[in-house]
RNA sequence: CGGGGUAGACGUGUGGCCGCGGGGGAAACCCCGAGGAAAGUCCGGGCGUCAGAGGGCAGGGUGGUCCUUAACGGGGACUGGGGGAAACCCUAAGGAAAGUGCAACAGAAAAUACACCGCCUCGUUGUUAGCGGGGUAAGGGUGAAAAGGCGGGGUAAGAGCCCACCAGCACUCAGGAGACUGAAUGGCUUUGCAAACCCCACCUGACGCAAGGCCAAAAAGGGGGCCGCGGAUAGGCGGCGGGGAUGGCCCGUCCCUUAACCCAGGUAGGCCGCAUGAGGUUCAGAGUAAUCUGAGUCCUAGAGAAAUGGCCACAUGCUGAUUCUCUCAGCAACAGAACCCGGCUUAUAGUCUACCCCGCUUG
RNA sequence: GGUCCCAUCGUCUAGUGGCCCAGGACACCGGCCUCUCACGUCGGUAACACGAGUUCGACUCUCGUUGGGACCACCA
Numbered sequence: 001c002g003g004g005g006u007a008g009a010c011g012u013g014u015g016g017c018c019g020c021g022g023g024g025g026a027a028a029c030c031c032c033g034a035g036g037a038a039a040g041u042c043c044g045g046g047c048g049u050c051a052g053a054g055g056g057c058a059g060g061g062u063g064g065u066c067c068u069u070a071a072c073g074g075g076g077a078c079u080g081g082g083g084g085a086a087a088c089c090c091u092a093a094g095g096a097a098a099g100u101g102c103a104a105c106a107g108a109a110a111a112u113a114c115a116c117c118g119c120c121u122c123g124u125u126g127u128u129a130g131c132g133g134g135g136u137a138a139g140g141g142u143g144a145a146a147a148g149g150c151g152g153g154g155u156a157a158g159a160g161c162c163c164a165c166c167a168g169c170a171c172u173c174a175g176g177a178g179a180c181u182g183a184a185u186g187g188c189u190u191u192g193c194a195a196a197c198c199c200c201a202c203c204u205g206a207c208g209c210a211a212g213g214c215c216a217a218a219a220a221g222g223g224g225g226c227c228g229c230g231g232a233u234a235g236g237c238g239g240c241g242g243g244g245a246u247g248g249c250c251c252g253u254c255c256c257u258u259a260a261c262c263c264a265g266g267u268a269g270g271c272c273g274c275a276u277g278a279g280g281u282u283c284a285g286a287g288u289a290a291u292c293u294g295a296g297u298c299c300u301a302g303a304g305a306a307a308u309g310g311c312c313a314c315a316u317g318c319u320g321a322u323u324c325u326c327u328c329a330g331c332a333a334c335a336g337a338a339c340c341c342g343g344c345u346u347a348u349a350g351u352c353u354a355c356c357c358c359g360c361u362u363g
Numbered sequence: 364g365g366u367c368c369c370a371u372c373g374u375c376u377a378g379u380g381g382c383c384c385a386g387g388a389c390a391c392c393g394g395c396c397u398c399u400c401a402c403g404u405c406g407g408u409a410a411c412a413c414g415a416g417u418u419c420g421a422c423u424c425u426c427g428u429u430g431g432g433a434c435c436a437c438c439a
Stems, first nucleotide, its partner, number of pairs: 001359010012315007020033005035334001039345002042343005047208004054251004059204005064078005079093001080091004094199002099197002101193003116140002118136008148166002151163003167189001169186002172183004212272004222263003225240005241257006279298008316332006364435007373389004381419001391407005412428005
């Protein structure tokens, strides 16, 4: 210098004038006023309402280990696997000898293995050959996948039939907190798919601020079983129903069914929920890190169809007018709070910083 | 603001992992029939919203993105 990787930061600034939303003030006036994603609503939590006799069932989610946290499917470190020359990156990564299911086409045969060609052998005939029976998974061919791989022995030909090495499985020992790694021994071998049903382990009540609580007009009105017995339209008896509670369903259980005058509910509208919070920031300490602890310091939008804008001057960046300087003109990326936080994902013009890897050149 | 659903030729749709370089109807284009048009008949063009992953194999399963649609005050 060129190429690449990782982590992070800024994302127009300053001043003046006018205006908008909120707060304070008697007034003049003063103070505050979008983001790194406010977005998608993909996860988790706070908070709120329903439940809070019992039993059972269903549903949803996660999936290497350890840690972190209010919690998570997030994050950190490590293990196994994969990619890259490297820095580094990716990984839904439990179980297929609990059971069920699927494996198209091709191929002889696709999970109870299998004999098309080939090899060997037996019988027979018209005997260097054909036909039929048997053995054989070494070789050919098909396929994503052919029932451990390769070499030697062995055999009629072959075969874990036997042996060495390798892969995998079981068990033992050692190391490690664990996932796991290493070594020895054994019998010779078990296909793939669970982002197919399922099994195992763990977590999980449902609904979301249009949750929910309080006050409450104007106008209009709603509700308060039925049948039989009975002299009765009884407040009595019986039956059939209805309604309510039991968190989604079932079982089971419980309550009400009153009175001829009583009882509302809730709409418009208003108030609360609603911003001091798992808060931000600086320093120190613990930890490899995520993160935690302590001390100091700061208060920083709160609307309800919804404010956060416009103009001027200077500066910054980009584009164009001419290749450079000058000058002039235009544009300021993605986007925009709606109960609040912690994450993830996605969008983002133009820039900047730190560290690492590879190559070339110079000293 | 919140909770859900859907996406296949121009339009309406079938397709529950392989038999599907995706089938049908209407529409469009070309031929035949007819004096001509229509009807009929034969043939053709034309699609899995996009990007990753799982799998031997994806319209289908999973994740993300994009676009579209529905519902949600309170009481009964």
Predicted 3D model of RNase P RNA and transfer RNA as a complex of 439 nucleotides. Rfam match: Bacterial RNase P class A. Its family is annotated with dimeric ribonuclease P complex, tRNA processing and ribonuclease P activity in the Gene Ontology.